Overview: The prediction has a mean pLDDT of 77. This is a predicted structure of a 63-nucleotide RNA (Fluoride riboswitch aptamer (crcB RNA motif)) from Geobacillus icigianus. Lineage of the source: Bacteria > Bacillota > Bacilli > Anoxybacillaceae > Geobacillus. Its Rfam family is "Fluoride riboswitch aptamer (crcB RNA motif)". Its family is annotated with positive regulation of gene expression and response to fluoride in the Gene Ontology.

């Protein structure tokens, strides 16, 4: 980019998956924090809104 078929069974909660539960939102919710010489430059927590369990990443310790 075309063509059949199903289907519309919602999206969202700062970085992956499930499960459970919270809360928002259809005009959208979301899109982290701080400090400077603020449309840039430095720091800084965290894979959760929240529990749990997986992966990944990272301290320390033993085999």
């Nucleotide at each position: 980019a075309a063509c059949u078929u199903c289907a519309u069974a919602g999206g969202c909660g700062a970085u992956g998956g499930a499960g459970u539960u919270c809360g928002c939102c259809a005009u959208a919710a979301c899109c982290g924090c701080c400090g400077g010489u603020u449309u840039c430059c430095g720091g800084c927590u965290g894979a959760u809104g929240a529990c749990u369990c997986c992966u990944g990443c990272u301290g320390c310790g033993a085999a």